[in-house]
Order: sequence, then structure tokens, then C1' cells
RNA sequence: GGGUGGGCUAGGUGUGGGGGCUACCCCUCCCCUUUCCCGCAAAUGGGGUUACGGCGGACCGAAGCCCAGAGGAGGUGCCGGAUGCCCGCGGAGGGGGACGGAUUCUCCCGUGGAGGUUCCGCCCCACAGGGUCGGCGGUGGCGGGGCCCAAGCCGGAGGGUUUGGGUAAACCGUCUUUGCUCGCCGAACCCGGCCAGGCCCGGAAGGGAGCAACCGUAGGCGGGACGCCCGGCGCUUGUGGGUUCACGGAGCUGAGGGGUGGCCGUUUCCCGAGGCGGGUUGAAGGCAUUCGAAUCUGGGAGCCCACCC
Repeated sequence: GGGUGGGCUAGGUGUGGGGGCUACCCCUCCCCUUUCCCGCAAAUGGGGUUACGGCGGACCGAAGCCCAGAGGAGGUGCCGGAUGCCCGCGGAGGGGGACGGAUUCUCCCGUGGAGGUUCCGCCCCACAGGGUCGGCGGUGGCGGGGCCCAAGCCGGAGGGUUUGGGUAAACCGUCUUUGCUCGCCGAACCCGGCCAGGCCCGGAAGGGAGCAACCGUAGGCGGGACGCCCGGCGCUUGUGGGUUCACGGAGCUGAGGGGUGGCCGUUUCCCGAGGCGGGUUGAAGGCAUUCGAAUCUGGGAGCCCACCC
């Protein structure tokens, strides 16, 4: 100096990235990664630029350690353009309809009348009559009486009487109008009549104002009739005109008419492959850069004991 075996010590037993904490470093904490011994404590832990943890165990132990390089999962950037989807162009090919042509069928109808043609009806328009439904409408006067106002005369009061003017719907009569009729309501009083009770005047007789009820008027609602008022109509009759595809009836004529399947032609509509263009998506792959773990290369790597060379 080398080899084998044994024992120690340094050291190792997750790596990488980001965040948080801190004056700073480590750890505990959070997120991601992965092929990762265990326990305890922690934001009041541990440390001093020699800071890359502390305490306790287990294992390895100078190689399963340390340093550098290669390596390369993955990340990022660029290139790349597959594929899917959407839109447009285009149109191979396929399908449906209409019309025409020549045809298929042991199909159907047809001299018990096919097809055609004429007239009429049905249908439309206008007008007129009816029907029906609806809208609108409620006359204008005269006389008497009434009511209101004013005045004269008479009476002791209430009141009586006469004259003039005004008014109008009410009560009566009459003429006129299509302008009438029935029912209900009505204007508490300031509409009319008649006014029980009560009130007023009076010795009484009697008279007066007047509420309710009742009878009415204006007015309202509903019904009917009427109108020398106006409209609608899915009804009906008539006249005139229009249309005439179909349908119905009648007349004339007298031999064809229709259906179905494929084919051909013309025309129209729908679906639509391959292809082309645009938009979007962005796979494989390539280049660059960074880079965890295997693995490889080079270097580093302490002490003691026994034996052998």
C1' cells in the first nucleotide's frame, strides 16, 4: 500500500415549484407534483449569512452518502395542420306532381244509349211586392170652467159680486191628426182636483187655507197597434241582366268513354354524394427552452481492531 471480516463517527432516510409567516434563514401551515421510515411540539418552535430546523426512536452507514455532467416524464413558446362542427357555391344521383304521345290488361261502363250539343234549374247582381228582424215617432186648434195678477162695489169677520189682463198640461164639450192604447212607477212641499183628522174666522149658520189617502197631469220604464217614417236579411214571389267548371231535369244526335301498369317527351317542385371556398376547433409530429425520478460517467469520501498478501 492492497484485500476480507468486524466496530465506530460525519452523514443519509423524500424531490422539485409556488404561496404564506419573518427584519432575515429553517420548520410547522396552504396549493401543485411524484417511484416519499416513524413519533412529539410549534405563529409563545428552532437559529445566526458557517442561518437549509428542534426533541425522541428505528434503519442504512463510508455507501443506499456528497459534488458536477449526461439523461429525460412533464411544463412553456413557436411551427404544424389532422379531425369535428357551421355557412356558401356547385351538382353525380334519387324521388314527387302536371301536360302530351304511342301502348299493356280475360279491367269497368256503354244501343236498356257512350260522347257531344241546346234549353231550363242550381249560382251571382239590380229593382219591386210580401214575410221577418230592428231603429225612430206620439198632432194642432176652439169654447166653457180652472189657476195667477190688478181694480171697483157690498158685508162686523170668514167672505160675496163685477170688470180687466195673463196663463195653460190637468175638468167638461167639440173639431182635427198615424200621432192611439194597456200595465207599473210617478212631482214629500215649490203640479191640478177632491180634501178625513187637525187648524183659522164666527154666538150660530156657515165659510176659508190645507197635509196624508184617493183620482189625475207632466215625466219615466215595459208591451201592443199604427205611421201619408227609416233600414237589415241566411225567407218567398215576380221582372230584367250576368255566369255557366261541376251538379240536377228535359229535348236532339247516335258509338264510344273511362281506369290501370310500365315507356318516351316537355315542364315544375323536393332530397342530395364526391368536390370547391370561407369561418371555427385545434390531433399527430417538428424545433427551441426549461426540467422531477430511474440509469450512466467523472470526482470527493474519516477513524479503530483482527487476519492474509
A computed fold for a 309-nucleotide RNA from a Hadesarchaea archaeon, annotated as Archaeal signal recognition particle RNA.
Model confidence (mean pLDDT): 75 of 100.
Its Rfam family is "Archaeal signal recognition particle RNA". Rfam classes the family as a non-coding RNA gene.